[in-house]
RNA sequence: GAGAGUUUGAUCCUGGCUCAGAACGAACGCUGGCGGCGUGGCUAAGGCAUGCAAGUCGAACGGAUUCGGAGUUUGGGUAACUGAACUCCGGGUUAGUGGCGGACGGGUGAGGAAUACAUGGAUAACGUACCCCGGGCACGGGAAUAGCGGCGUCCCGAGAAAUCGGGACUUUGCGAAAGCGCCGGUAAUACCCGAUGACCCCGCGGGAGCACAUGCUCCUGCGGGCAAAGCUCCGACGGCCUGGGAUCGGUCCAUGUCCUAUCAGCUAGUUGGUGAGGUAACGGCUCACCAAGGCGACGACGGGUAGCGGGUGUGGGAGCAUGACCCGCCACAUCGGGACUGAGACACUGCCCGGACACCUACGGGUGGCUGCAGCAACGAAUAUUCCGCAAUGGGCGCAAGCCUGACGGAGCGACGCCGCGUGCAGGAUGAAGUCUCUCGGGAUGUAAACUGCUGUCAGGGGCUGGAAAGCAAGUGAUCGGCCCCAGAGGAAGCCUCGGCAAACUCCGUGCCAGCAGCCGCGGUAAUACGGAGGAGGCUAGCGUUGUUCGGAAUCACUGGGCUUAAAGGGCGUGUAGGCGGAGUGCAAGGUGCUUUGUGAAAUCCCCCGGCUUAACCGGGGAACUGCUUGGCAAACCAGCAUUCUUGAGGCAGGCAGGGGCGACUGGAACCUUUGGUGGAGAGGUGAAAUUCGUAGAUAUCAAAGGGAAUGCCGAUGGCGAAAGCGAGUCGCUGGGCCUGUCCUGACGCUGAGGCGCGAAAGCGUAGGGAGCGAACGGGAUUAGAUACCCCGGUAGUCUACGCCUUAAACGAUGCGCACUAGGCAUGAGGGCUACUGACAGUCUUUGUGCCGAAGCAAAAGUGUUAAGUGCGCCGCCUGGGGAGUACGGCCGCAAGGCUAAAACUCAAAGGAAUUGACGGGGGCUCACACAAGCGGUGGAGCAUGUGGAUUAAUUCGAAGCAACGCGAAGAACCUUACCUGGGUUUGACAUGCACGGAUGCCCUUCCCGAAAGGGGAGUAAGCUGCCUUCGGGUGAAACGUGCACAGGUGUUGCAUGGCUGUCGUCAGCUCGUGCUGUGAAGUGUCGGGUUAAGUCCCUUAACGAGCGAAACCCCUGUCGCUAGUUGCCAGCGGGUCAUGCCGGGAACUCUAGCGAGACUGCCGGCGUUAAGCCGGAGGAAGGCGGGGAUGACGUCAAGUCAUCAUGGCCUUUAUGUCCAGGGUGUCACACGUGCUACAAUGGCGAGGACAAAGCGACGCGAGACCGCGAGGUGGAGCAAAUCGCAAAAAACUCGCCCCAGUUCGGAUUGGAGUCUGCAACCCGACUCCAUGAAGUUGGAAUCGCUAGUAAUCGCGUAUCAGCCAUGACGCGGUGAAUGUGUUCCUGAGCCUUGUACACACCGCCCGUCAAGUCAUGGGAGCUGGGAGCACCCGAAGUCCGCUUAGCUGACCGAAGGGGGGCGCUUGCCACGGUGUGGCCGAUGACUGGGGUGAAGUCGUAACAAGGUAGCCGUAG
Repeated sequence: GAGAGUUUGAUCCUGGCUCAGAACGAACGCUGGCGGCGUGGCUAAGGCAUGCAAGUCGAACGGAUUCGGAGUUUGGGUAACUGAACUCCGGGUUAGUGGCGGACGGGUGAGGAAUACAUGGAUAACGUACCCCGGGCACGGGAAUAGCGGCGUCCCGAGAAAUCGGGACUUUGCGAAAGCGCCGGUAAUACCCGAUGACCCCGCGGGAGCACAUGCUCCUGCGGGCAAAGCUCCGACGGCCUGGGAUCGGUCCAUGUCCUAUCAGCUAGUUGGUGAGGUAACGGCUCACCAAGGCGACGACGGGUAGCGGGUGUGGGAGCAUGACCCGCCACAUCGGGACUGAGACACUGCCCGGACACCUACGGGUGGCUGCAGCAACGAAUAUUCCGCAAUGGGCGCAAGCCUGACGGAGCGACGCCGCGUGCAGGAUGAAGUCUCUCGGGAUGUAAACUGCUGUCAGGGGCUGGAAAGCAAGUGAUCGGCCCCAGAGGAAGCCUCGGCAAACUCCGUGCCAGCAGCCGCGGUAAUACGGAGGAGGCUAGCGUUGUUCGGAAUCACUGGGCUUAAAGGGCGUGUAGGCGGAGUGCAAGGUGCUUUGUGAAAUCCCCCGGCUUAACCGGGGAACUGCUUGGCAAACCAGCAUUCUUGAGGCAGGCAGGGGCGACUGGAACCUUUGGUGGAGAGGUGAAAUUCGUAGAUAUCAAAGGGAAUGCCGAUGGCGAAAGCGAGUCGCUGGGCCUGUCCUGACGCUGAGGCGCGAAAGCGUAGGGAGCGAACGGGAUUAGAUACCCCGGUAGUCUACGCCUUAAACGAUGCGCACUAGGCAUGAGGGCUACUGACAGUCUUUGUGCCGAAGCAAAAGUGUUAAGUGCGCCGCCUGGGGAGUACGGCCGCAAGGCUAAAACUCAAAGGAAUUGACGGGGGCUCACACAAGCGGUGGAGCAUGUGGAUUAAUUCGAAGCAACGCGAAGAACCUUACCUGGGUUUGACAUGCACGGAUGCCCUUCCCGAAAGGGGAGUAAGCUGCCUUCGGGUGAAACGUGCACAGGUGUUGCAUGGCUGUCGUCAGCUCGUGCUGUGAAGUGUCGGGUUAAGUCCCUUAACGAGCGAAACCCCUGUCGCUAGUUGCCAGCGGGUCAUGCCGGGAACUCUAGCGAGACUGCCGGCGUUAAGCCGGAGGAAGGCGGGGAUGACGUCAAGUCAUCAUGGCCUUUAUGUCCAGGGUGUCACACGUGCUACAAUGGCGAGGACAAAGCGACGCGAGACCGCGAGGUGGAGCAAAUCGCAAAAAACUCGCCCCAGUUCGGAUUGGAGUCUGCAACCCGACUCCAUGAAGUUGGAAUCGCUAGUAAUCGCGUAUCAGCCAUGACGCGGUGAAUGUGUUCCUGAGCCUUGUACACACCGCCCGUCAAGUCAUGGGAGCUGGGAGCACCCGAAGUCCGCUUAGCUGACCGAAGGGGGGCGCUUGCCACGGUGUGGCCGAUGACUGGGGUGAAGUCGUAACAAGGUAGCCGUAG
């Protein structure tokens, strides 16, 4: 040393992305009160107007000029005086000569990867002006040159001329200018010569000391050589030589200093030597000659990038990043080259040359260099004043005064940063108003405000004053400060955020739009995520955003990571360099340790103290600077040297096993072919077929011959090899291993970058070979298609030899070596011991091959002496997914291609293991009318009914696979009714409240318009209208009218909801607590063995228990008993009737309806674990759940319903509300579902006479009786019902007819006549009668129900309801079967298991082409730009060499011709430029290649399940 979000349904891991922190020379947005201290062109080292930034010295010099003084001459004046000229002196100014300084200071970071920087050394290989200290010296001469004067034209004079003098001409030597020249003459601390001179320099000697690679120092002898400057106010200041010091530099060495190997070889002055030159100095620094060296995987050479350090930012540190401001060093000064001067430069504001650019120009030619301070335009996201002052500090010059100083000191501008201060303080609740919110009660803003009292920072005004200022005296302030007083809350708050990370929540608007977003992600009508508002959180003169760095990131891992499956072990060996290495002794001391010397500049950081009112800031002291270096000590360890050893390693001897390798030879089986024989119609092939072969004789079979490839059994979980790989037998050659012995060598070892070798299959080359198989290809099938899977053929190939290729899922996905760390079992190869021998057995041991497992390890799966454990050594490799093992480059290859190996762009993941589900054209077990077995149906007909569709003014709406469709609807003629048309109405048909009105009101009668609703009007006899009352009246409740709030809505959202319901499914499941296991999701329990209808029960058991379900409890029904006995019953007794429980009576029976009993695998036998239970039996009314019902777990389907109801939001408000009339929901060419009736003889018709149950009835059921063919009518007994009624049960049974036909089947349809209900049967009721008499003769594909009182069949009842379209629904009973004892298949379900790339869960996921859009990129005929190189040409300035030759020349020498020196000329070198050439980097390019991305495009279905042909890897087509 803090972490968090994000891959999943969930989990653990791997792994990337993202966030929170700190920092900044910043920029942008919004905002902005004051001060202090800092800081501010990061871009165009691109260009610059203007001003300033380096001058100074008159005490170096001559002038010029000015002022003053003195003198001389001269003019004027008598003179005083004054003017002019000249000389001298003094003061001022200063162009020039001369000196010093312009090499410092100031700026910038282009270049430069080492000629740089940092650290430590070296210089015995060097320099140093000014300054300090010591010693000594300054004599005599000379020649110039700036400055200064003149230069033209004309005239005059002199002169032979040159020329000289004078005068005039505004200026005028030439030139536009810059500048340049000629003549004359002048000074010096300028220059030159000579002298003197040593302790200086050089040469040759001698001596001493020191160092040692060269040499150095000192003493000394001889010879040669080299100096100087004056000024002066007399104080001083200077000059020269020499030694030393100080300071500042030059040079050399060592170590360190970025990326790239897709840069691997580089180098001719190159490396060294000898000699010479050159420099202050060493040196190939340069040159001549000689030699052939030098550098490089410890990265030369090349390419890219970069000023370096002190430091700075960050970080726990190690590190990483960085080099603004300040300090040190370097480099540069428009670009390039060059030298000069000088102590110092190859010189920012010097010189010369070349180039570019800009300016001036009279076109001839010139001038310039802000990367100094300001400033300008330009560039850019972006960076300031053309300020003040030399007062301070410092620098230059000067004796000084002083001058100069854009260094510097200050101020200005910018919230750019850091620091400080303020924008008030206290009180103040009916908790004002406003705003927001609300469940309408309230809550929030909020003591906040108002209001009251107080204070006085900053800003503002006024006054006073010291400080920065000094050794003393005086002078000097650009700028800033200190103190006091005055007034008055006045002038001073914003920004960002509020889904999670991450502190902070509500309303409205919006409606996948507009927008947000750092990541995850928000937005499709209820958004805490967008926009606004209120509120809240955070920071505060700032706040956010963007960019960048470090951190988090252990995400490049030295500290501190990994590689079986997540990314990652090289295909395998051999071996070079390198790394690492056994035991003992000794030496030395390189590493190492301790100590020590010097250094590590200052500043910074840290600590202490101090100064500004505090802080920032600043000062002083200390510590630190982890480094390098000097000397000493130690000797364990590492390295070194020497020596010894045997255990590592190797050798030797004796054995052993083996598909180890190579070559040659030889077999048998099978196959094919050929020949011959037999034989005679098919064969072959498949899911089924066909192509194919076969009467020219196939297949089959026999014999013989030929050919090529592969080697059955043995054979294995076994053996060998480094891997690839290696199987018949024999022989030959040959590699390795193991065991035993312990004789030899003596660390000879391990690993191994490069290198070299081997390396399956496919493929390539050449030559052979070719039986079978068999890419490509042809054909047949399959299919929607089928360039496939299946079938028939078939070429390369497969085989051999030689040569290439060098890749594989080359895998144990596990590098090699050594050591250590429990075992058990099996097996291969050896050895020892035991038993008398022995097949063999036991035991010990070595070495292989396997399985299971302790500890440990691991994310887990797993691994576990054959490690993935614990350690050591060495090598290889990894760093998110895609792009991509691709492009480019290089190397290899005949080619195919291989090896090496990126980037742009894009994504928020991609992954591993395991978990729970779901799924599988995976498996196992089990169940269900699931199938099968059976019975009856549907699908065909007609009709009923529902739905779709079509139609319509409307055909209201909903329901949609199962699980919508005789469903909501258990009753659509009006109503219902929600729809349509038309007509009305607007506080409303309905609720509540408020205000106003006036007794208006209700009821009733009536008129007009109207279809009604409604509108308008008239009348009022009776009745109704609360409370109080003094009966006069008051009040105003109800009602009514008007108005306001509001009502209303079957309008919308079932994807905002409640409730209810369907379904899986009456399937047997779904869970919990505790415990245990696992890092965890989770598992266990609930699995397993039995058993059951059942997670029912039993047994076993890290589980033990429990809950919701199942079962039971409840209801109906089946038997019996008890109780009770009317309205029910009637056996016995009595009475009565034509007859009837009709009556008395009875309480037995039936029945009714209450309570009980009964059934529990209880008993017996068998099976079974002795269990649960199963099978059979007995008894019993009933037997293994007796039958039926009610009862529906956790959940699933965003299942259904906003139109039952309720309800949030939205919408509507003279309408989407409401009222009314009529119409519609009933349409009909069709389609589907559910039914009814049939098609007939097990029937139909007629006649006869039987037997139920459950219900219903007062607005009702309605008997008997009468009328009608009938529906029905009349009538009304009885009955609120075990009493009366509906009510006839029907099928069945008996008898008769029909005789197989569209019928005596069937009844549709239609005509006519009626009945009933109802206000009303036209659209659109039911029923009756007469007549009519359709389709239909058992129903294609397909499909439904049912396992017993069931199916089938028969009738009865009820709800709704006036009536009814009911054949529906819900109930009731009557008659009453068949089949199955099985689980292969279809469907569905349960449990266990398996695979998974699915989790919206297979209606899943997902791949590739194509088409259109978009983005970046490769190739590309070319075109174009940049930088470096090579060869040659040219060659400015400059310097070097040479010549002094033709030319010019003051000092010195001279014998007087000249010499010497300089200029000049020339040679070499060289910048720029030119020509050619190759290579590198970039931009662009018709066309072209693939890649990424995105919305729902097209085609198919490759992968994930056995993915429907298991998948995958390499290679070829």

This is a predicted structure of a 1517-nucleotide RNA (small-subunit ribosomal RNA) from an uncultured bacterium.
The sequence is in RNAcentral, with records from ENA and SILVA.